[in-house]
RNA sequence: GGAGAACGACAGAGGGUCGCCUCCCCUUCGGGGGAGGAGGAAAGUCCGAGCUCCCACGGGCAGCAUGCUUGUUAACGGCAAGGCGCGGCGACGCGACGGAAAGUGCAGCAGAGAGUAGACCGCCGGCCCUCGGGCCGGUAAGGGUGAAAGGGUGCGGUAAGAGCGCACCGCUCCACCGGCGACGGUGCGAGGCACGGUAAACCCCAUGCGGAGCAAGACCAAAUAGGGAAGAGAGAUGCGGGCCGCUCGUCCCGCCUGUCCUUCGGGACGAUCGAUUCCGGGUAGGUUGCUAGAGGUCGGCGGCAACGUCGACCGUAGAGGAAUGACUCUCACCCCUCACGGGGUACAGAACUCGGCUUACGGCGCUCUCCGGCG
Repeated sequence: GGAGAACGACAGAGGGUCGCCUCCCCUUCGGGGGAGGAGGAAAGUCCGAGCUCCCACGGGCAGCAUGCUUGUUAACGGCAAGGCGCGGCGACGCGACGGAAAGUGCAGCAGAGAGUAGACCGCCGGCCCUCGGGCCGGUAAGGGUGAAAGGGUGCGGUAAGAGCGCACCGCUCCACCGGCGACGGUGCGAGGCACGGUAAACCCCAUGCGGAGCAAGACCAAAUAGGGAAGAGAGAUGCGGGCCGCUCGUCCCGCCUGUCCUUCGGGACGAUCGAUUCCGGGUAGGUUGCUAGAGGUCGGCGGCAACGUCGACCGUAGAGGAAUGACUCUCACCCCUCACGGGGUACAGAACUCGGCUUACGGCGCUCUCCGGCG
């Protein structure tokens, strides 16, 4: 000097003139003054919760989610630190990372054969032969097909070969050592060695999980047609209802009055009922939920860290069809210019609130890696 990797904070500051919203104070009710007012992602709606309602709790099946280990957290599929695997020269990055020896499935075509999977070419032996070859047996070292073909290299052995035997490597098991653990290391230990791959295929295992959601809900006011139809009316050790689908247990709530007729089997009518169903009509206005939260900042201690704990301080938008804006000056930063001066400052707007993840994006700072050059 070039090319990269990881991380951090910022993402404008101050004044003036007008215009908004919230709260507080004053008011002669006209208004005046003060304090504050959109992000690190407010985006996506991908996860997890707080909170609200259904609607009380527990169990089983189904279903869904997660999936290495140890921590952390209110929780998470998050984060931290590790392990293993893969990618990269490297700093580092990624991982849908339990199980294939429980079972089922799948891998087109090609190929002899694709998993208790083989003999096409070839090699060897025997017999025959028209000397081109044919038949039988052995073989899986060489070749071919394929993404993948019965561990690899070498030596011996053999008719030719083959873990057939041996050495080393690989693999499985065992022992010892280190580690909380996932795992790692050592072995002049044992074994010729399992039928490979695939589970974001079904499945098995472990762990976890009610549902719906602020358009949740609560209150007030108003209006309509307190509409119409179907159903029920009983047996209480029963019936109906009470968490996505089914189911069991406990618990909770409700369970009904009259008239008439009757062949005494039952039928009709009215009222009532709802945790029954269907059809039709009205309203969609206001208040609240709605901002003090697993909150923030600073410091001490513990911890590699995520984070925890203790202390002090702060009070940080709450709109309601949607406020937080417009103009101008100075400064800051970046670019161009000899200078004057000029231009520019990204991505992008809260809607109940938080913890995350993912995506978009401007300049700055710090550390590390690789390459080249100089001293």